This is a predicted structure of a 1470-nucleotide RNA (small-subunit ribosomal RNA) from an Alphaproteobacteria bacterium. NCBI's taxonomy places the organism under Bacteria, Pseudomonadati, Pseudomonadota, Alphaproteobacteria. Model confidence (mean pLDDT): 84 of 100. The sequence was found in a public genome assembly.
């Protein structure tokens, strides 16, 4: 000099956020155990369970210098060792049962003892009688034991001596000894002192439970006696009635206490192995003896249980000493060596004993140290794994080359521990030499927390998991592999403790809504308490002294090579005690004061309370009158009342209950609560005055009083209302909501109950901290309609501050103080049991097992509402026409079938994919074929062709075999060289309309052509988010304008694009024709004015005027104009939603099939048919049918085509045939129209069905095409509930064209002709948009969610009882034993004559075990029974969340399958 340098968080509630709050993790530790693995050494540690039972050995002996006898010998001295005797055995060692206690810890105290050791003083004299051993004789199996006889002592006894000892009545009385041996010495006795050790008392500290509240009779005290080493009810007699307790007695449960140990920043929390101190215990219980010391672990007696021996008569034993055994258990070692060291006992000593101890053995049980090699080494080897196939990684890693030798091994040498001898450890540690990389690496993890990822397998399986959670075919989460991360002779798991957890908060939390303020007041104990002064000194502060054992922790040094470990010194031990001082604060005492508190006087306000009386309105009832058929009630009704006269109306009467208006976030009261008027009695608050008291105050555990409604008891009362109940409705049901009745009750008196959302969800009191504005009650003041100011109440807003936010904000949820109450995750549960209270209902106090990872608060964004506001839409309404009824067509379902292929399923599937199934298509079925394949690429071999026509055979055909004729592949470097074609073979592969649209791309539908969806910066908010985007206008529109903490921007809207409506201009063929000529005919000449076509332009913009509006955006009207306010139509579809649709258009991951799930052929099927639905066509007729006649369109299409014209056929159509690849030719004729006729019928409507005969297409019309003609002539007379489309060139109606297509539309797509009606308006239905509100929803209302019942499992309450344990009381019995009495029997010492004394025996008190009886407590089991919890897809309803469809909830009462319903009062958390 040092003993200072210290505090980390994360995951998980939600769509997201903040908060509250629990659960979980990361750290450290261990006397540990288990799994895998395991080289060496040092230092430690090692039955936590059965204080369970123990075989065997050892753990306490020693002394011949106390004694006699015996024996041995090296024989005159040694030795052995039984016995007597002495000392020791009360230490050391073990364990933690008991104990909640002066047991322990700490600090004190007085009334004590203390062997051996130490110091001091004094003494050590004279005698005596026995008895073990031994001998003899017995008993017994044994243990053991009896009789007789002999003997010694430091064994025993007597006498003497006797103080500085003890006692004392102050006269006196009483008490000892031991010798041994030689030279020394060791001993012995009395007394005193200190030391050591021990006993006793006291203050303080020391676990949990109050669901343990009263306990105690030697109990508390006194006097006396006894007793002890010693104080004391320690014991006894008597007297008194005390003692302990809410500061927790008693009881119950648990537990050895401390130093310390672990953890923690600390305060604390947990713990009490090893080491040290104390205590308790020694098979269980009791007892004493001996002794200095014990009520004695390896002593005794008794009782009990157990074990063993036994000759059955009787005996023996106690490992919680060291080893060891069994048992228990997840689990804990050797029947080792030595007394060498340290210590202990005995002895003069040598020495003996010592499982204390020192060592060794076993065990990775822990801590510490070391090693398993080092350097170099890129062809980045091989192998493994991954791969985008390029590569990457394992990886300088290996191999190879060059080195080293710690540890282990071998050999040699060899300690300290011993201060002279003596070394178990031990030939150990250490040192030296030698050989050789040689003998030595594993475990866990890799989704996040948490460092570290890929592939394969598996397919909600197998499995993982600490929490959240992974796994249902692409798993970084399971299993394996590779790679990686971490630690390392260990690594993980489990268990336990502390930490994190400020999650019991002293340090250091909270209570309006998250859990939490008692319903309110009074007040006891307690806690806290105004001003001044003096004193005291308990708290407080300072100094000093004592103590706080050692070890441990910490610091500085030192020793083992380091470290662990050990040693030395220090610091510390935060405590207790004593003492000296200080006096600010608290406290105590005394004195004084008036600001707190109270008294007094004056004044006014008030639904404050109690009692009595009075009043009017209304309801009901009764009587009477008038009067007649309904009344009443509801969403609508019915039950009900009424012709026996209701309802209505008038008058009179009875009775009970409640008091309209005033009336008000107004008043009063502590709260509950209080409302007509008057009187009496009575409480409190407020204002003013300042006479009095002088801190008298605040809070308040227990306690006491009051305490809505409902309910209970007794007695009254009873009008209205009204649980229960009855009936009627509603409904699937309706134990409800609605209606008609109606009883308890509601009212009064007295007595209980004691609870409510008893709420401001906010305890009481005091002080401080901006204001503004209402209102109630007082006072003061001014120039009194009023203002200013002050005190007390009651509201609204608001600064600071607080709050998770919402919000609170002088009436605090702000800042402080004092006191009380309460909370500690959700459920189980405010329940069970127990106690208290109650007549009961029940209230109050109040758990646990088990179970979950949440439950919850506030706020945000959405979504939703049988919430609100505004707006829009053929959404409704107003209209027109349909569907639903018929027949047929077509699609679908279902059924059938060998197959009736597949897909699409509310809107947004169903004339949809399919713009066209006879074969083909075709995917389906049956049968038959093929297998590198019908199709593609590559390889090998052979071959060279191909086409057309043709003969024959087999076959259903595909196909196979075969005859003849014609023609003879391309390039070429002339090479079977290149290309092409064909056949055969082989394997890679082809192929799949097989699965998954929930693995995907692309495409599409839908909300919806709805007006929305977002971003940047800024601002606000802790944050999610908000703002902008809301608001006021306006619009078709988030369109525009104005305003605004916003300013801008993007995707959408609109516009730009196309068609159409007007005009201009350019060009006129195949188009057109005004004028000229011409013709049957724009046919031709001619022309391009017009129409038309194709380009290019113009035009429309709220531009102009008026009104209105905010001088805005815009709207209304008007003018002009072909067109007027997006002119009409189309294309165009924001962010997103629906796991919407499609793997069968296509593409595609994965899976599956491979002589078949592939390919081909024929036939069949997709076309079936009881039934149902969707979409259509045709009708039911006169706005029509039939016949006749005759005008006017526009899209389009055409060469395997359209096909004029002619001709034949009744017709579909046939034959011949011009023109046209088309503004030229053709389809092509438009039809509704007009005229005539029919005259209301199942018809001259309607055309299904059926018969017959034909036509066309096609290889082929049977299943199964379309059309024509003749004949037949069904249903149907306008369509129930319900439902669809349409707002103008639209609906309706009429025809026309096209795609597909050989043929086949009533479908689809397109075209034009004719051409309406209606819209008051937004209440309602549906859908959508914006804002707002509620929410327990977020998979978002197709949401969430409650209870009964049924099933399975789990824990638990009750339960007739039953079995243990424990405890108390009373009584009985009483062993051993102490004590007391007796002691006639017995007895050596003294005395000897008696006697004294002692012993046995007997009796008595007490007493362990035991027994009887009755209580208390506690635990186990228990038929049956109660509720509770948990459990992917059970039943019944729908109670709650939205106005949840009857607002919900609280208390109470009744009722009901159930959630619940109803009455009464209350709350807003409507």
């Nucleotide at each position: 000099a040092a003993a200072c340098u210290u505090g980390a968080g994360a995951g998980u509630u939600u769509g997201a956020u903040c908060c509250u709050g629990g659960c979980u993790c990361a750290g450290a530790a261990c006397g540990a155990a288990c799994g895998c693995u395991g080289g060496c050494g040092g230092c430690a540690g090692g039955c936590c369970u059965a204080a369970c039972a123990c075989a065997u050995g050892c753990a306490a002996g020693u002394c011949g210098a106390a004694c006699g006898a015996a024996c041995c010998u090296u024989u005159u001295a040694g030795g052995u060792g039984a016995g007597u005797g002495g000392c020791g055995c009360a230490c050391g060692g073990g364990u933690g049962c008991g104990u909640a206690a002066c047991a322990c810890g700490u600090g004190g105290g007085a009334a004590u003892c203390u062997a051996c050791a130490u110091c001091u003083c004094g003494g050590u004299a004279a005698g005596g009688a026995a008895u073990a051993a031994c001998g003899c004789a017995g008993a017994g199996a044994a243990a053991u034991u009896u009789g007789c006889g002999c003997u010694a002592a430091u064994a025993c006894c007597u006498u003497a001596u006797a103080a500085u000892g003890a006692c004392u009545c102050c006269g006196g009385u009483c008490c000892a000894a031991a010798g041994a041996u030689u030279u020394a010495u060791c001993g012995c006795c009395g007394a005193g002192g200190g030391a050591u050790g021990a006993g006793c008392c006291c203050g303080c500290g020391c676990u949990a439970g109050a669901u343990u509240a009263g306990u105690u009779u030697g109990u508390u005290g006194g006097u006396g006696a006894g007793g002890u080493a010693a104080a004391a009810g320690c014991u006894c007699a008597c007297c008194a009635a005390g003692a302990c307790u809410a500061c927790g007695a008693u009881c119950u449960a648990u537990a050895g206490g401390g130093g310390g140990u672990c953890u923690g920043a600390g305060a604390g929390g947990a713990u009490g192995a090893u080491c040290c101190c104390c205590c308790a215990c020694a098979c269980u219980g009791g007892u004493a003896c001996u002794g200095a010391g014990a009520c004695a672990c390896g002593g005794a007696c008794c009782a009990g249980a157990c074990u063993c021996c036994u000759a059955c008569g009787g005996g023996a034993g106690g490992c919680a000493g060291c080893a060891g055994u069994g048992a228990g258990g997840a689990a804990u070692a050797u029947u080792g060596g030595a007394c060498a060291a340290u210590g202990g006992g005995g002895g003069c000593a040598a020495c003996c004993c010592u499982g204390a101890u020192c060592c060794a053995g076993c065990c990775a049980u822990g801590c510490c140290g070391c090693g398993u090699g080092a350097g170099u080494g890129a062809a980045g080897a091989a192998g493994g794994c991954c791969c985008u196939a390029g590569g990457g990684u394992u990886g300088u890693a290996a191999a190879g080359c060059u080195c080293u030798u710690u540890c282990a091994g071998a050999u040699g040498c060899g300690a300290a521990g011993a201060u002279a001898a003596u070394g178990a450890c031990g030939g150990u540690a250490a040192c030296a030499u030698c050989a050789g990389a040689a003998g030595a690496a594993g475990c866990u993890c890799c989704g996040g927390c948490u460092a570290a990822a890929u592939u394969c397998g598996u397919g909600c399986c197998a499995g993982c998991a600490g929490c959240c959670g992974c796994g249902g075919u692409a798993a970084u989460a399971c299993g394996a592999a590779u790679g990686g991360a971490g630690c390392g002779a260990g690594c993980g798991u489990u268990g336990u403790u502390c930490g994190g957890a400020a999650u019991c908060a002293c340090u250091g939390g909270g209570c309006g809504u998250a859990a939490a303020g008692c319903g309110u007041a009074u007040g006891u104990a307690g806690g806290c308490g105004g001003a001044u002064a003096a004193g005291a000194a308990a708290g407080u502060c300072a100094g000093a002294a004592g103590u706080g054992a050692a070890a441990u922790c910490c610091c500085a040094g030192g020793g083992c090579u380091c470290a662990a470990c050990c040693c030395u010194g220090g610091a510390a031990c935060u405590g207790c005690u004593u003492u000296u001082g200080a006096a600010a604060c608290u406290u105590c005492u005394u004195a004084u004061c008036u600001a707190g508190a109270g008294u007094c006087c004056c004044g006014g306000a008030g639904g404050g309370g109690u009692u009595g009386g009075c009043g009017g309105a209304a309801u009901u009832c009764c009587g009477a009158g008038u009067g007649u058929a309904g009344a009443g009630g509801u969403g609508a009704a019915a039950u009900u009342c009424g012709c026996a006269g209701a309802u209505a109306u008038u008058c009179g009467g009875a009775g009970g209950a409640a008091c309209a208006c005033c009336a008000g976030u107004g008043g009063c009261g502590u709260a509950g609560g209080c409302g007509g008027c008057c009187a009496a009695c009575u409480g409190g608050a407020c204002g003013g005055g300042a006479a009095c008291u002088g801190a008298c105050g605040c809070u308040g555990a227990g306690a006491u009083a009051c305490g809505a409604a409902a309910g209970c008891g007794u007695g009254g009362g009873g009008a209205g209302c009204a649980a229960a109940c009855a009936g009627g409705a509603u409904u699937c049901g309706a134990u409800a909501c609605c209606c008609u009745g109606g009883u308890a009750g509601u009212c009064c008196a007295c007595g209980c109950c004691g609870u409510a959302a008893a709420c401001g969800a906010u305890g009481u009191g005091u002080g401080c901290u901006a204001g503004u504005u209402g209102u109630c009650g007082g006072g003061u003041u001014c120039a009194u309609a009023g203002g200013a100011u002050u005190c007390g109440g009651u509201g609204a807003c608001g600064c600071a501050g607080c709050u998770a936010a919402c919000g609170c904000g002088u009436u605090a949820a702000g800042c402080a103080c004092a006191c009380c109450g309460c909370c500690u995750g959700g459920g189980g549960a405010g329940u069970a049991c127990g106690g208290u209270c109650g007549c009961a209902a029940g209230a109050u106090u109040a758990a646990a097992a088990c179970u979950c990872a949440a439950a919850g608060g506030a706020a945000u964004u959405g979504a939703c509402g049988g919430g609100g506001a505004c707006c829009c839409g053929c959404a409704c309404a107003a209209g027109c026409g349909g569907u639903g009824g018929a027949g047929c067509a077509u699609g679908u379902u279902c059924u059938u079938u060998a197959a009736u292929u597949c897909g699409a399923c509310g809107c947004a599937a169903c004339g949809c994919g399919a713009a066209g199934a006879a074969c083909c298509u075709u995917a389906c079925c049956u049968a038959c074929a093929c297998u590198u394949g019908a199709c593609a690429u590559c390889c090998c071999u052979c071959u060279u062709g191909g086409g057309a026509c043709u003969u024959u055979c087999a076959g259903a055909g595909a196909u196979g075999a075969u005859u003849g004729u014609c023609u003879u592949c391309g390039g070429u470097u002339c090479g079977g060289c290149c290309g092409g074609g064909g056949a055969g073979g082989u394997g890679a592969c082809a192929g799949g309309u097989g699965c998954u649209g929930c693995a995907c791309g692309g495409c599409u539908g839908u909300c919806g052509u709805c007006a929305g969806c977002u971003c940047g910066u800024g601002u606000c908010g802790u944050g999610a988010g908000a703002u902008g985007u809301u608001u006021g206008g306006u619009u078709a529109a988030g369109u525009c304008c104005a305003g605004c903490a916003a300013c801008g921007a993007g995707c959408g809207c609109a516009a730009c694009c196309c068609c159409u409506a007007u005009c201009g201009u350019a060009u006129g063929u195949u188009g057109c024709c005004a004028g000229c000529a011409u013709u049957u005919a724009g046919u031709u000449g001619g022309g391009c004015a017009c129409u038309c076509a194709u380009g290019c332009g113009a035009g429309a913009c709220u531009g102009c005027c008026g009104g209105u509006g905010u001088u805005a955006a815009g709207c209304c009207g008007g003018a002009g104009g072909a067109a007027g306010g997006u002119g009409g139509g189309g294309a165009c579809g924001a962010c997103g939603u629906c796991a919407a649709g499609u793997c069968a258009u296509c593409a595609u991951g994965g899976c599956c099939c491979u002589u078949a799930c592939g390919u081909g052929u024929a036939g069949g099927g997709c076309u079936a048919g009881a039934a149902a639905c969707g979409u259509g066509c045709u009708a039911c007729a006169a706005u029509g049918g039939c016949u006749a006649c005759u005008a006017c369109a526009g899209u389009g299409a055409g060469c395997a085509g359209c096909g004029a014209g002619g001709u034949c056929g009744c017709g579909a159509g046939g034959c011949c045939a011009a023109g046209c690849a088309a503004a030229u030719c053709u389809c092509u004729a438009a039809a509704a129209g007009u005229a005539g006729u029919c005259u209301c019928a199942g018809u001259u409507c309607g055309g299904a069905u059926u018969g017959g005969a034909c036509u066309c297409u096609g290889c082929a019309a049977c299943u199964c095409g379309a059309g024509u003609c003749c004949a037949u002539g069904a249903a149907g007379u306008c369509g129930g509930a319900a439902u669809c489309g349409c707002u103008a060139g639209u609906a309706a109606u009429c025809g026309u064209g096209g795609a597909u297509c050989a043929g086949c539309a009533u479908g689809c797509c397109a075209c034009g002709g004719u051409g309406a009606a209606u819209a008051c308006g937004u209440u309602c239905c549906c859908g959508g948009g914006u804002c707002u509100u509620g929410u327990a929803c977020a998979c978002a209302c197709c949401g969430c969610c409650c209870g009964u019942c049924a099933c399975a499992c789990c824990a638990u309450g009750g339960g007739a009882g039953u079995u243990g344990c424990u405890u108390c009381u009373a009584c009985c019995u009483u062993a051993a034993g102490c004590c007391g009495g007796u002691g006639a029997g017995c007895c050596a010492a003294c005395c000897u004559u008696u006697g004294a004394g002692g012993c046995a025996g007997c009796c008595g008190u007490c007493c362990a075990c035991g027994g009887u009886a009755g209580g208390g407590g506690u635990a186990g089991c228990g038929a049956c029974u109660g509720g509770g919890g948990u459990g992917a897809a059970g039943u019944c309803g729908u109670a709650a969340c939205a106005a949840g469809g009857u607002a919900g909830c609280c208390g109470u009462a009744g009722g009901g399958g159930a959630a619940c319903c109803u009455g009464c009062g209350g709350c807003u958390g409507g």